[in-house]
Molecule: c-di-GMP-I riboswitch aptamer
Organism: Candidatus Schekmanbacteria bacterium GWA2_38_11
RNA sequence: UUCCGAAAAUGGCAAACCCUGUGAGAGCAGGGGGCGCAAAACCAACGGAUCCUGACAAUGGUUCAGGAUGGCCGGGUUGCCGAA
Repeated sequence: UUCCGAAAAUGGCAAACCCUGUGAGAGCAGGGGGCGCAAAACCAACGGAUCCUGACAAUGGUUCAGGAUGGCCGGGUUGCCGAA
């Protein structure tokens, strides 16, 4: 350095839910909260998946366009520590 991830250490983030704001909506932001996470840091201008809106269609998804989700997955980039 790479792989790896511990009954180690320093710490970090923050699910559901509640309050406030915002959006047509999925959702997002702030505060509380703590389910969990070794990348739960960043990338949606890499591929998929799911969700929202509109159109076509017509009893609803096989399409198109726009949007959302990185704590849905794969992937890319960067980072703390150093047991086996």